[in-house]
């Protein structure tokens, strides 16, 4: 140069063309202790960008940034 895979809350994954987008962990804020931790409750936050398609896209298509890999 070129080919495959991936981009989701602060972190690490899921997930699916259908209208409250999930878990786990983190933060806060209550329970509870003689404090502190841990438990449990509740709460806070997220679909790389940009176009097409489509009644409806995080999800399919296409370009473009990026991060790993392979071959050159």
């Nucleotide at each position: 140069g070129u080919g495959u895979u991936g981009g989701u809350g602060g972190u690490g994954c899921a997930g699916u063309g259908g209208u409250g987008a999930g878990c786990a962990u983190a933060g806060c804020u209550g329970c509870u202790u003689u404090c502190c931790a841990a438990u449990c409750a509740g709460u806070u936050g997220a679909c790389c960008u940009g176009g097409g398609u489509u009644c409806a896209a995080u999800u399919c298509c296409c370009a473009g940034c990026u991060a790993a890999u392979g071959c050159a």